Large-subunit ribosomal RNA, domain II from a Muribaculaceae bacterium, 686 nucleotides, folded computationally. The RNAcentral record of the full RNA draws on ENA. Lineage of the source: Bacteria > Pseudomonadati > Bacteroidota > Bacteroidales > Muribaculaceae. Its Rfam family is "Bacterial large subunit ribosomal RNA".
[in-house]
Context: one part of a larger RNA
RNA sequence: ACCUACGAGUUGCCGUUUGCGGCAAGGUUAAGGAUGACGACAUCCCGAGCCGUAGCGAAAGCGAGUCUGAACAGGGCGCCAGAGUCGCAAGUGGCAGACGCGAAACCGAGUGAUCUACACUUGUCCAGGAUGAAGUCCCGGUAACACGGGAUGGAGGUCCGCACCAAUAAGCGUUGAAAAGCUUCUGGAUGAGGUGAGUGUAGGAGUGAAAGGCCAAUCAAACUCGGAGAUAGCUCGUACUCCCCGAAAGGCAUUUAGGUGCCGCCUGUGACGUUCCCGACAAGAGGUAGAGCGACUGAUUGGAUGCGAGGGCUUCACCGCCUAUCAAGUCCAGAUAAACUCCGAAUGCUUGUCGGCCAAGUCAUGGAGUAAGGGCAUGGGUGCUAAGGUCCGUGCCCGAGAGGAGAAGAAUCCAGACCGCCGGCUAAGGUCCCGAAAUACAGGUUAAGUUAAUCUAACGCAGUCCGGCCCCCCAGACAGCUAGGAUGUUGGCUUGGAAGCAGCCAUUCAUUCAAAGAGUGCGUAACAGCUCACUAGUCGAGGAGCUGGGCGUGGAUAAUAAUCGGGUAUAAAACCUGUUACCGAAGCCGCGGGAUGCUUUAUUAGCAUCGGUAGGGGAGCAUUCCAUUCGGCGUCGAAGGCGCGGCGUGAGCCGCUCUGGAGCGUAUGGAAAAGCAAAUGUAGGU
Numbered sequence: 001a002c003c004u005a006c007g008a009g010u011u012g013c014c015g016u017u018u019g020c021g022g023c024a025a026g027g028u029u030a031a032g033g034a035u036g037a038c039g040a041c042a043u044c045c046c047g048a049g050c051c052g053u054a055g056c057g058a059a060a061g062c063g064a065g066u067c068u069g070a071a072c073a074g075g076g077c078g079c080c081a082g083a084g085u086c087g088c089a090a091g092u093g094g095c096a097g098a099c100g101c102g103a104a105a106c107c108g109a110g111u112g113a114u115c116u117a118c119a120c121u122u123g124u125c126c127a128g129g130a131u132g133a134a135g136u137c138c139c140g141g142u143a144a145c146a147c148g149g150g151a152u153g154g155a156g157g158u159c160c161g162c163a164c165c166a167a168u169a170a171g172c173g174u175u176g177a178a179a180a181g182c183u184u185c186u187g188g189a190u191g192a193g194g195u196g197a198g199u200g201u202a203g204g205a206g207u208g209a210a211a212g213g214c215c216a217a218u219c220a221a222a223c224u225c226g227g228a229g230a231u232a233g234c235u236c237g238u239a240c241u242c243c244c245c246g247a248a249a250g251g252c253a254u255u256u257a258g259g260u261g262c263c264g265c266c267u268g269u270g271a272c273g274u275u276c277c278c279g280a281c282a283a284g285a286g287g288u289a290g291a292g293c294g295a296c297u298g299a300u301u302g303g304a305u306g307c308g309a310g311g312g313c314u315u316c317a318c319c320g321c322c323u324a325u326c327a328a329g330u331c332c333a334g335a336u337a338a339a340c341u342c343c344g345a346a347u348g349c350u351u352g353u354c355g356g357c358c359a360a361g362u363c364a365u366g367g368a369g370u371a372a373g374g375g376c377a378u379g380g381g382u383g384c385u386a387a388g389g390u391c392c393g394u395g396c397c398c399g400a401g402a403g404g405a406g407a408a409g410a411a412u413c414c415a416g417a418c419c420g421c422c423g424g425c426u427a428a429g430g431u432c433c434c435g436a437a438a439u440a441c442a443g444g445u446u447a448a449g450u451u452a453a454u455c456u457a458a459c460g461c462a463g464u465c466c467g468g469c470c471c472c473c474c475a476g477a478c479a480g481c482u483a484g485g486a487u488g489u490u491g492g493c494u495u496g497g498a499a500g501c502a503g504c505c506a507u508u509c510a511u512u513c514a515a516a517g518a519g520u521g522c523g524u525a526a527c528a529g530c531u532c533a534c535u536a537g538u539c540g541a542g543g544a545g546c547u548g549g550g551c552g553u554g555g556a557u558a559a560u561a562a563u564c565g566g567g568u569a570u571a572a573a574a575c576c577u578g579u580u581a582c583c584g585a586a587g588c589c590g591c592g593g594g595a596u597g598c599u600u601u602a603u604u605a606g607c608a609u610c611g612g613u614a615g616g617g618g619a620g621c622a623u624u625c626c627a628u629u630c631g632g633c634g635u636c637g638a639a640g641g642c643g644c645g646g647c648g649u650g651a652g653c654c655g656c657u658c659u660g661g662a663g664c665g666u667a668u669g670g671a672a673a674a675g676c677a678a679a680u681g682u683a684g685g686u
Stems, first nucleotide, its partner, number of pairs: 001686006011096013026051003032045005055062002065077004099237002102234001106227006117201009126191001128160003131156001135152006164188003169184004203219001206214002240620006250263005264370002266367007275360001277356008290343001291341002297337002301333005308326002310323004373398010403414003418593004423589003429583003432567003438580001440579006451569002459554003463551007471543002480538005486511003491505003517532001521530002594610006621675001623672006630665001632664002640659002643656005
């Protein structure tokens, strides 16, 4: 992992609702007893008790009333207006282990110190080597000591190092040789040493040179059994079929936030009978969007004026003058607000009337689930006008929704799947090939493979297309070429110099001209020189500039593998505009069939409906046993089994061959140890 078997809403009592049945203003017995019997049990007796038939009051009590009260008042609860009760079944609640499995723990009684900790008693073990304390002796020495030297001696939690004990580092081992080991290095090795045997201390207790260590591979409280099916607002699991309806992830509260109560939303039953919804019309309440602010409250820009202040000058003081400063008020112009409003919609909401509508709505009651929601669009708050962020409002969808499109992809687009069909039409989206359908048509654009999915800026571009405006032009424009581009004058000033061209100044003048600046740029130390403006000639038809739009281009950098899904595509298979066809879904239509509800008629027909999680309701299948039944089947072959065939919407059922070898079924009721894929389920097998 697979197969087989087992494996989870049960039982008792007490309520409550519904259905069925008995009796009914009544209903009913419990224990007990009698009879039938050996017994389970059945029938009968027994009316204690319980519920109902009357309430009110704390009660005494009174009673269609009663309580309060002084009350004949008022008020509260009642009557007026009657259905219960017993049993069975089902739904559901409560008390019990209460659908099953699952703790970490708590308590009680015991068992453990053969492991290990510490202690006690009694034994035992420590190769060899080194060092050489005290003391003692001898010699020297001293007044005597002290002291010095040499021997002797053999101390020490002394040194080196086996056994023994330990365990520093590394490697190996890690389903090991081993549930702690092996190898090498390492520490102690006469001591607070190691070790044998015997004994003691026990669970909130022991023991501990102290690590929460150890107390039998178990220790922040051992192990065994018991209380015990502890408790688990938590996790997991919870078993056959078909049919009808079908949610919620919200509000309020909560030692509450992943739980629960009430309401909301779902479902069954009963009642009401258009009250729901949609549209039109009418009448209302309101302060949003917008707008506005010489209409308030605030915030606010520029200009004019300048109350007042600051600064400076002057003065003995007063008076006064000035201003690159601030600035009240007023005026002009502009602009602002969720907590501003002189104003003010559209929608939505409320009420009424009318119309439409096979479709709801409201009330009562049995049963729920939900109370982690999410995405998209839109109105906002928050955040960075960040987030697949977060919090509200409104709508849609996913959730609980299959099908088609989007390459793929819960919620984007299209569209809501009762079943069957080798029929038809369409939606979104597509029609060169992969791929069903146009290599369709008409007119433009793009040259970047831009593009053909999506997303990108400021700022650039004599890329190209289409507009608008203005100027020049056959009296010759624009570009090129040829020629000219002068004179007063080297303008004045400045300067070492300044001559068109360092800089400053300006009636930047005037003259000759076809034209020529007191000079556009290069250049010189300054000149010179080159050039431009400007003019003529030549040439011969458009040219210069501004501006709007389309497509394109640079800007352009990311992580699995180059790519629009791919191949590929250029008067397109790209982009824009238009047209006609076609393809395309579980949509719609057609044909056949089924189910549910309603309306009908009394046999059919019509209409509508039939996606579905939690959940509610309905109808069935199968298994085991019991009662009755078919006077059922069976060694002329039961149950069970391999295989085949048929029937039913399905759970399933029926038949046949073979196997098997002794029991089994139909119908109607009844009763359950009554259906397995999952629980890291349990056991067995492979």